[in-house]
RNA sequence: GCGGGUGUGGUUGAAUGGUACAAUGCUUCCUUGCCAAGGAAGAGGUCGAGGGUUCGAUUCCCUUCACCCGCU
Numbered sequence: 001g002c003g004g005g006u007g008u009g010g011u012u013g014a015a016u017g018g019u020a021c022a023a024u025g026c027u028u029c030c031u032u033g034c035c036a037a038g039g040a041a042g043a044g045g046u047c048g049a050g051g052g053u054u055c056g057a058u059u060c061c062c063u064u065c066a067c068c069c070g071c072u
Stems, first nucleotide, its partner, number of pairs: 001071007010024004018055001026042005048064005
């Protein structure tokens, strides 16, 4: 330099163009003599960045950034 893949709350993942979900972690409360386990509630996301298509984009297209793999 060329080709391919990945990027989504703190972490790991899901989501057919139509209100962004789950698990785990975190905070508060309940249960218990205490811890653990269990239960209830809550906070936390400009979906890597920018642009385009569309009534509507995490999703489709283009550019770009980071990381991984392969080729030269």
A computed fold for a 72-nucleotide RNA from Microgenomates bacterium OLB23, annotated as transfer RNA. It was read from a public genome assembly. Its Rfam family is "tRNA". Its mean pLDDT, the model's own confidence on a scale to 100, is 82.